[in-house]
Context: one part of a larger RNA
Molecule: large-subunit ribosomal RNA, half B
Organism: Bacteroidales bacterium
RNA sequence: AUUUCGUUAAGGAACUAGGCAAACAAGCGGCCGUAAGUUAGCGAUAAGGCCUGGCUGUCUGUUUACAGAUGGCCCGCAGUGAAAGUAUGCUUGGCGACUGUUUACCAAAAACACAGAUCCCUGCGAACUCGUAAGAGGAUGUAUAGGGGUUGAUACCUGUCCGAUGCCAGAAGGUGAAAAGUGACUGUCUAUUAAUCGCAAGAUUGAUAGGCUGCGCGCUCUAAGCCCUGGUCAAUGACAGCGAUAACUAUAAUCGUUCUAAGGUAGCGUAAUUCCUUGUCGGGUAAGUUCCGACGCGCAUGAAUGGUAUAACGACUAAGCAACUGUCUCAACGAAAUGCUCGGUGAAAAUGCGAGUCCAGUGAAGACGCUGGGUACCAGUGGUUAGACAAGAAGACCCUGGAAGCUUUACUGUAAUCUGACAUUGAUUUUAGGAUUUGAAUGCGUAGCGUAGUGGGGAGGAUUUGAGGCUUUAAUCUCGGUUAAAGCUGAUCCGACAAUGAAACACCCAUCUUUCAAAGCUUAAAAUCUAACCCGUAUAGAAAAACUAUACAGGGACAUUGUUUGGUUGGCAGUUUUCGUGGGGCGCGAUCCUCCUAAAAAGUAACGGAGGAGCCUAUUAAGGUUAGCUAUCCUGAGAUGGAAAUUCAGGAGAUAGUGUAAAAGCAUAAGCUAGCUUUAUAGCAAGGAAGACAUUCCGCGCUAUUGCGAAAGCAGAGUUUAGUGACCCGACACCUCUUUAUAGAAAGGGUGAAGACUUCGGACAAAAGCUACUCCAGGGAUAACAGGCUAGUGAAGCCCGAAAGUUCAUAUCGACGGCUUCGCUCGGCACCUCGAUGUCGGCUUAUCCUAUCCCGGGGCUGAAGCAGGUCCCAAAGGUCCGGCUGUUCGCCGGUUAAAAGGAUACACGAGCUGGGUUCAAUACGUCGUAAGGCAGUAUGGACUUCUAUCUACCAUUGGCGUUCGAUGUUUGAGAGGACUCGUCCAUAGUACGAGAGGAUUUGGAUGACUGAACCUCUGGUGUACCAGUUGCUCUACCAAGAGCAUUGCUGGGUAGCUAAGUUUGGAUAAGGAUAACCGCUGAAAGCAUCUAAGUGGGAAACCUUCCUCAAGAUUAGACAUCGUUAUAGAUUCCCAAAAGAUUAUUGGGUUGAUAGGCUUUAGGUGUAAGAAUAGUAAUAUUUUUAGCCAAGAAGUACUAAUAAAUCGAAG
Repeated sequence: AUUUCGUUAAGGAACUAGGCAAACAAGCGGCCGUAAGUUAGCGAUAAGGCCUGGCUGUCUGUUUACAGAUGGCCCGCAGUGAAAGUAUGCUUGGCGACUGUUUACCAAAAACACAGAUCCCUGCGAACUCGUAAGAGGAUGUAUAGGGGUUGAUACCUGUCCGAUGCCAGAAGGUGAAAAGUGACUGUCUAUUAAUCGCAAGAUUGAUAGGCUGCGCGCUCUAAGCCCUGGUCAAUGACAGCGAUAACUAUAAUCGUUCUAAGGUAGCGUAAUUCCUUGUCGGGUAAGUUCCGACGCGCAUGAAUGGUAUAACGACUAAGCAACUGUCUCAACGAAAUGCUCGGUGAAAAUGCGAGUCCAGUGAAGACGCUGGGUACCAGUGGUUAGACAAGAAGACCCUGGAAGCUUUACUGUAAUCUGACAUUGAUUUUAGGAUUUGAAUGCGUAGCGUAGUGGGGAGGAUUUGAGGCUUUAAUCUCGGUUAAAGCUGAUCCGACAAUGAAACACCCAUCUUUCAAAGCUUAAAAUCUAACCCGUAUAGAAAAACUAUACAGGGACAUUGUUUGGUUGGCAGUUUUCGUGGGGCGCGAUCCUCCUAAAAAGUAACGGAGGAGCCUAUUAAGGUUAGCUAUCCUGAGAUGGAAAUUCAGGAGAUAGUGUAAAAGCAUAAGCUAGCUUUAUAGCAAGGAAGACAUUCCGCGCUAUUGCGAAAGCAGAGUUUAGUGACCCGACACCUCUUUAUAGAAAGGGUGAAGACUUCGGACAAAAGCUACUCCAGGGAUAACAGGCUAGUGAAGCCCGAAAGUUCAUAUCGACGGCUUCGCUCGGCACCUCGAUGUCGGCUUAUCCUAUCCCGGGGCUGAAGCAGGUCCCAAAGGUCCGGCUGUUCGCCGGUUAAAAGGAUACACGAGCUGGGUUCAAUACGUCGUAAGGCAGUAUGGACUUCUAUCUACCAUUGGCGUUCGAUGUUUGAGAGGACUCGUCCAUAGUACGAGAGGAUUUGGAUGACUGAACCUCUGGUGUACCAGUUGCUCUACCAAGAGCAUUGCUGGGUAGCUAAGUUUGGAUAAGGAUAACCGCUGAAAGCAUCUAAGUGGGAAACCUUCCUCAAGAUUAGACAUCGUUAUAGAUUCCCAAAAGAUUAUUGGGUUGAUAGGCUUUAGGUGUAAGAAUAGUAAUAUUUUUAGCCAAGAAGUACUAAUAAAUCGAAG
């Protein structure tokens, strides 16, 4: 010193983030007595009060050696006398109803669960879960059952919205895959045929029919799904603005308007939700960022993601009170263990090299190691931790690169599931659709007798096998009619001709539209059947789970299963999610053009400055050519007529114009106008420019063909520089290209053209997020802290002096401006550190600066005095206690001479704390579809190392030196300490002042703060002193004692150590030299002037004076004494303490009181034991102010300091 304990005067939470820790009372013993509230159970052992030992009498009880009741007596400071067990109480909020559960190893909670509520699914071979399947659970259960979601007892309640997303239902329509059917088409083969060419043979092209063909196309038929139509919120979710208005003002019951699916109801509300915010008011407190009650502009409450209230409960969280205390003021003493010394045993981390100092500077920007100074004999031991950017862990924050986990309306897949087709898979019937065949009907523009389908034939045809007519019925209808059937009747009717018209009719043939009927085929739906298939029961094998067979039921071509189709699908998987960037993110940018930067060739960077492009112009060109022309502005004049239209005169000169930004150009015009036109054409191309490449740009000239011009000539777009995209794949257009026997086909090649591949030299056809659950590789190439540089911001000063100050710039204040300083704020930069420099505040301990808050000395004052203002000098000393908050800060209460500001890694975590910030849990508000996020809030949450190597610091030794060796006494170079302030009284109620008030100065008294020493007093402690006392055990028992129970507990207390106690210092003294300032004399400058020569005064600051250390002061000092031919002296060793970790120091060592013992005594405790007496006894009294006693004092050799050894001085 640490840890664990014991005690503590006075105060009593003043401590602190917080009563953390500790303490206290209480004590499931007895008696009494208990509030609000309440779910009537609780609350409740509420709270609060009294009693408790021993001996003895009486009464009651059928446990009698017990229990209770009621009296009497006795002792102590204290009677559940110790210990164990239990273990503060009260008041008021928040959250959660409760008992329970949870992050084994930092979170026990408000999180989870829970009973209760509600929604959804599930009819049994159940849903659901596991499994490839068989099968299993669910369940040997059956909707009062099972599974899933949300909420979370109870009470009162649970509002509006179905637009979005989900789920459920629906089926008219749209869309919709495979399969199936069908058609066209492609290619080819065969046949027939046409046209063209050719003398012919034949060739080419085409058409028709048929066959084959196709990862292709259309149509038909179509499933689920989606679209669609509804429903559903205790499904996911959502629940508005603006303006105006009342007779003070304010406010708005009210009105208007816009939007919406609907606009937040009841409640609650500055809240676990409120940024502003410490909201405002009230309460509590001396003082309240917390707390309680209200208010309500709710940044951003709100109703089963439940709202509000709530008794009981809670190791939850917040506030207050009582009691209590070493938490604190403010610390002291004591005990044990460790530390330390000795003996034994004996690790670890760590370690570039070292022979390892301070200050200032420098420096990769904070030096033991460099530079310059200072300081410093060599080496240990015990301690303290300021530094060694200490150790430990290749930083967890940040960034870069990578990974992993998670999410989703990222991309791509996929289990699963829904769905159609085909197979497993059979029979029959009905209905509906389709195409085919057969039969029957059907056909109205106008004109025309009229209901004329089209083409052809045609002059006749039909008719007793019933013409025409009439009646009824049916179908159709253009409402006129037509057709059919039945009945009556009984002989004609139609066409040609004519008319009308585009077409002319009877009759026959063929055919089209539409309709009806039938047949077989086919498709679909429905129904029935039974034999596949599924499945139950019974019997048998067989004793039998399973299996098989048979019989009888129930389903049934469905289901199941397989292949395949489409849908759904973060259930699961693989991945993507760019870069630049004065850190990253957010923002912005990424290609091209022009100018400046750019430093007179070219080129040249930045998240430098200023602008543009992703085109346009085609017939009325903005192209070509030929010919012609000149803008624009100013002045003057002139009808309407104006600043500006058109006209004239003069002047300036490129200011105008150029399709489009800027620059460079342009009058010979490249500007403007007109005529004719298409050179905005095709094939090449000498030679150059610029470029890493790839691209890009200019172009003489040749050929072909054109335009304009009389011609020379000009013309391969635009006055120039932007107007853009490589390769591959595929498709398209064109081509006299190529060919695997040949021909064709197919494929390829060439030319052209299409991409906001804008991340624009273009990674893929195809891609978003979160991580605080995180991980890895790296980075001080890059952020947060600190340092460094800088000084915009900040702070301070100076100059000028408008204005204020009644007057007056400068007592005081000082605009607009200017000049400096500092390195405290906010910043900028990114230089050391990411193989780690721990971050706010508090505590502890400080050192320095001055731009001074106080105290000291001065100048001016708008200084009467007192009290102030402002400036100058001055850093010796000092600079408070509380309430609130994590706070620094700040506000408040009370004091003070004053409650100054800074630096020191925003001093100080190998010194402490851990309230805040900043891991993992959880909640609220809010954002996000979600995972999750929030310099928003709230509750909770590991601070490593028993050991310090070096430097440093505080102590303390050994060695050597100090020029002979010693003993003692000193000097003081140097170093350190200390340095303060108030109040009262007298001077004096004086000076001053109208008064009210009220000094300077000088002297005295007394305090605050702080230091040192001490223990006489007051106290504390005092675990080897004394006494009391409980329980148990033991000494055989009684008595008397001993041991253990924290020293068992309790009451006192010697020495020592101590403060709160006592004494005392911080001079009321003095000197020197000074600061600001005040002077004397005095010139330069005949004056003036404190200064220039000379000479004074002047402060707590400086140097002395005071106290302490100090000759290793290697400059090693001085003085006195002793010793030097065997001694001076010293030590080992022993006894010790006023000393002490060890060592050292001090005292003593027989010629001795050093320690122990003994005797006496101070002092403490408080009257021992034994005996006697009194009492039934407990007990009391006497002997007895006894007995006992540690560290105190004196005396006394009884014991031990014995014996012995060693060192030790010269020329």